The part of an RNA shown here (small-subunit ribosomal RNA, central domain) has 325 nucleotides and comes from Ehretia macrophylla.
Context: one part of a larger RNA
RNA sequence: CUGGGCAUAAAGGGCACAAAAGCGGUGAAUUGGGUUGAAAGUGAAAGUUACCAAAAAUUGGCGGAAUGCUCUCGAAAUCAAUUCACUUGAGUGAGACAGAGGAGAGUGGAAUUUCACGUGUCAAUGAAAGAACGCCAAAAUCGAAGGCAGCUCUCUAGGUCCCUACCAACGCUGGGAUGCAAAAGCAUGGGGAGGGAAUAGGAUUAGAUACCUUGGUAGUCCAUGUCAUAAAUGAUGAGGGUUCGCCCUUGGUCUACGUGGAUCAGGGGCCCAGCAAACGCAUGAAACACUCUGCCUGGGGAGUACGGUCGCAAAACCAAAACUC
Numbered sequence: 001c002u003g004g005g006c007a008u009a010a011a012g013g014g015c016a017c018a019a020a021a022g023c024g025g026u027g028a029a030u031u032g033g034g035u036u037g038a039a040a041g042u043g044a045a046a047g048u049u050a051c052c053a054a055a056a057a058u059u060g061g062c063g064g065a066a067u068g069c070u071c072u073c074g075a076a077a078u079c080a081a082u083u084c085a086c087u088u089g090a091g092u093g094a095g096a097c098a099g100a101g102g103a104g105a106g107u108g109g110a111a112u113u114u115c116a117c118g119u120g121u122c123a124a125u126g127a128a129a130g131a132a133c134g135c136c137a138a139a140a141u142c143g144a145a146g147g148c149a150g151c152u153c154u155c156u157a158g159g160u161c162c163c164u165a166c167c168a169a170c171g172c173u174g175g176g177a178u179g180c181a182a183a184a185g186c187a188u189g190g191g192g193a194g195g196g197a198a199u200a201g202g203a204u205u206a207g208a209u210a211c212c213u214u215g216g217u218a219g220u221c222c223a224u225g226u227c228a229u230a231a232a233u234g235a236u237g238a239g240g241g242u243u244c245g246c247c248c249u250u251g252g253u254c255u256a257c258g259u260g261g262a263u264c265a266g267g268g269g270c271c272c273a274g275c276a277a278a279c280g281c282a283u284g285a286a287a288c289a290c291u292c293u294g295c296c297u298g299g300g301g302a303g304u305a306c307g308g309u310c311g312c313a314a315a316a317c318c319a320a321a322a323c324u325c
Base pairs, nucleotide, nucleotide: 003297004296005295006294008278012293014180015179016178021173022172023171025086026085027084028083029082030081031080032079033078035075036074037073038072040070041069042068048064049063051061052060053059089170091166092165095161096160097159101156102155103154104153105152106151107150108133112129113128114127115126116125142147185226186225187224188223189222190221194220199215200214201213202212237292238291239290241288242287245270246269247268248267249266250265251264252263253262254261255260274281275280298325299324300323307318308317309316
């Protein structure tokens, strides 16, 4: 390399967007390519081979084959290009709808802590500060992922349903690039109630650099940058297609009042076929096939060294070998 694989055995990139590239709906016509059929030309001679002549010969004569090439005509599907159409894929508009989707501003009440009360203690009262938002609350909702929850306003993004109208393949994936990306960390400036790495004291203990306890710095919060990693998990890449049923639930639509039925788009629980080493998955597949992409190839050495890129740093990314079992 091939083959075989990637939920749990090695193996899906943290997530998106998108240039190159790969792949890609339906009908018709034309052109071109390959495919295929027929005919014609050519395929020198020698050689090979059939036949004839000859006493014979490495002889003479006459034919064949020579899977090839060229040209002409034709055929059906297919591929590509161009043109003309189509509507199911993709999209736009109208009408509805749901939501912790995002950003900014304002504001609220529980709780905590602190301060004041000319101070014996407590209560009450008054004032201030910062952070988080109980019940509702759900296997619920929304988001590409990370993630998202008091309330109000402003700005803004996406989605679903539905019927008709429009457009007419405008699509899918996507090396590199670009953007987003929890927590911790870093830089500058604020803030600092509570919790609290580090650290100090006290306990415990044989010891106790811990668990328990009393303090407590960084940090946690805000603004602007940076970092680019997580068990970034559904340990399951994206896309559309095909497949027995049952139950619950979120948001629509239709039916019309039945404590219903039908149908889309999600969120869950069972289960048939099938798959799977098993566990299990099972219309939100790990089933049946397809398109594109990432990754794996015995354990350790090692996600390390060297080198490079990037970063203020910490680190991150790309990534071996000797040796050994």
Annotation
The full RNA is in RNAcentral, with records from SILVA.